The RNA shown here (FMN riboswitch aptamer (RFN element)) has 174 nucleotides and comes from an Anaerolineales bacterium. NCBI's taxonomy places the organism under Bacteria, Bacillati, Chloroflexota, Anaerolineae, Anaerolineales. The coordinates come from a structure-prediction model, not an experiment, and the mean pLDDT is 75. Of the family's consensus pairs, 96% are formed in the model.
RNA sequence: CAGAACCUUCGGGGCAGGGUGAGGGUCGAAGCAAAUCAACGCUUCGAGUCCAAUUCCCGAUCGGCGGUGUGCCUGUUCGCAGGCGAGCCCGCGAGUUGGUCUGGCGCAAGCCGACCGGCAUGACCCGGUGCAAUCCCGGGGCCGACCGUAUAGUCGGGAUGAAAGAAGGUCACG
Repeated sequence: CAGAACCUUCGGGGCAGGGUGAGGGUCGAAGCAAAUCAACGCUUCGAGUCCAAUUCCCGAUCGGCGGUGUGCCUGUUCGCAGGCGAGCCCGCGAGUUGGUCUGGCGCAAGCCGACCGGCAUGACCCGGUGCAAUCCCGGGGCCGACCGUAUAGUCGGGAUGAAAGAAGGUCACG
C1' cells in the first nucleotide's frame, strides 16, 4: 500500500394560525320503582354555556443512506485536488414470515442471536439551457410502514431498539 477478519464511534426531519364538533362536562326541563316530597341515580329533550382532532376541512411544514449528475464554491504547481449538489431516475434501509445452527439463556415451554431465503415496500410532469438533465433554472403537481387514538408523513408507542451506511482503529497472508 492493499485486503480476509475483528473492534470502536457516529448514523432522521416535521402542523404556526383558523374552522368544524364525534364525544364529554355544567346548567335547566320532563319522565322513571310501592303514600308523598327533596336529594342522589338513570333516561330523554334543550342551551347566545364550558372543554374537546397536532388525525377531519382551510392552511402550514419535513425530506435517511449509496449511485448518477452538464451546476455552484474553495484551493491550485493550471495537471488537477477538495467540498456541496435528485423525497418522487437506479439501488438500499426500517416491517413481516420460514428454514438452519455443535450458538447463548432456560427444568421445560420458550426467548434471544448468527446465517440463508420468501412476502410487503410511496410519489413528476411542462417549459428553458445544453451534445447530453425526470438531477440544473422557472412553473405547476405528487408521496410518505405498522399499532393506538375522532380518520395521523408531523402526536403517543414498539424504539435508550434496529439499520442502509459514514468515519476511525487493530491485524494475518501478500